[in-house]
The RNA shown here (transfer RNA) has 73 nucleotides.

RNA sequence: GCCCUCGUGGCGCAGCGGAGAGCGCAUCGGAUUCCGAAUUCGAAGGCCGCUGGUUCGAAUCCAGCCGGGGGCA
Numbered sequence: 001g002c003c004c005u006c007g008u009g010g011c012g013c014a015g016c017g018g019a020g021a022g023c024g025c026a027u028c029g030g031a032u033u034c035c036g037a038a039u040u041c042g043a044a045g046g047c048c049g050c051u052g053g054u055u056c057g058a059a060u061c062c063a064g065c066c067g068g069g070g071g072c073a
Stems, first nucleotide, its partner, number of pairs: 001072007010025004018056001027043005049065005
């Protein structure tokens, strides 16, 4: 330098172009307990790496960048 792949709450991941972006863990609150743990109910936390483009509509498609991983020179 070229190619492939990934980037979504604190962490690990889902998410056919159709709309309130989910799940688990963690965190906070309630119930339960003498107190904890466990269990259970609930809540907060993300505008999806960045910038453009396509589209009535983009986390999803396209382009260029940025970052992680892998491969070839």
Annotation
Rfam family: tRNA. About the family: Transfer RNA (tRNA) molecules are approximately 80 nucleotides in length. By type it is a transfer RNA. The RNAcentral record of the sequence draws on ENA.